[in-house]
Context: one part of a larger RNA
RNA sequence: CGCGGAAACUUGAGAAGGCCCUUUCCUAGUACGAGAGGACCGGAAAGGACGAAGCUCUAGUGUGCCGGCUGUCCCACCAGGGGCAUUGCCGGGUAGCUACCUUCGGUUUGGAUAAGCGCUGAAAGCAUAUAAGCGCGAAGCCGUCUUCAAGAUUAGGUUUCAUAGAAUCGUGAGAGACUAUCACGUUAAUAGGCUCUAGGUGUAAGCGCAGUAAUGCGUUGAGCCGAGGAGUACUAAUAUUUCAU
Numbered sequence: 001c002g003c004g005g006a007a008a009c010u011u012g013a014g015a016a017g018g019c020c021c022u023u024u025c026c027u028a029g030u031a032c033g034a035g036a037g038g039a040c041c042g043g044a045a046a047g048g049a050c051g052a053a054g055c056u057c058u059a060g061u062g063u064g065c066c067g068g069c070u071g072u073c074c075c076a077c078c079a080g081g082g083g084c085a086u087u088g089c090c091g092g093g094u095a096g097c098u099a100c101c102u103u104c105g106g107u108u109u110g111g112a113u114a115a116g117c118g119c120u121g122a123a124a125g126c127a128u129a130u131a132a133g134c135g136c137g138a139a140g141c142c143g144u145c146u147u148c149a150a151g152a153u154u155a156g157g158u159u160u161c162a163u164a165g166a167a168u169c170g171u172g173a174g175a176g177a178c179u180a181u182c183a184c185g186u187u188a189a190u191a192g193g194c195u196c197u198a199g200g201u202g203u204a205a206g207c208g209c210a211g212u213a214a215u216g217c218g219u220u221g222a223g224c225c226g227a228g229g230a231g232u233a234c235u236a237a238u239a240u241u242u243c244a245u
Stems, first nucleotide, its partner, number of pairs: 001151001005161006014148004020048007032037001050105005058099004065092005070085006110142002116136004165243003169185005190236003193232005199225003206219005
């Protein structure tokens, strides 16, 4: 840009992917075989690699979360803190991301066939699966399964609307390099703040008591806390504008 305009929901021409493999057990130490050995068919259970999704569990990371420790400088000193030292080092760790973790998948059958096996059957009074005709038959082929898909210019369909709708702009994240997508824009919980809370760390400071002191105990599962959840208009999403009909 096309498909008269718009929003939502779709069909599927076509395309891509997948269809995997192993072991053990039962049938059965059966059929078979002198023995050694050892099945078809059928049934069941585990596992491997691969793939998809997810973070409930387990584990990792988690450099503006919490705590411990050392040296040094600073806040006049004590106490309590801050800077630097690889995030100074160490012990943990929410969200997110991740796998070593979790869940699921390769099922079911259908059609046409290959090799192969057949039925009927002449040419050729027989025979012959083939010449006419008919059937069985594979992890393979076409479907069934998953994903994309109307630039499928043959541009499809359905519903609703037509002072419809969209964009710019702003607040953002289930999105993200940018863009796009998605949520929201006061008739508002979109983000921040605040309150409560899940969760993390692990009993703050100050004060009191005991002890010469180091330290311990009590107040106290305290104090502090990033991305999680809920609530709440305090702050910012104002006012406009443009396109289209």
The part of an RNA shown here (large-subunit ribosomal RNA, domain VI) has 245 nucleotides and comes from a Candidatus Peribacteraceae bacterium. The organism belongs to Candidatus Peribacteraceae, within Bacteria. The full RNA is in RNAcentral, with records from ENA. It matches the Rfam family "Bacterial large subunit ribosomal RNA". Rfam links the family to the GO terms ribosome and structural constituent of ribosome.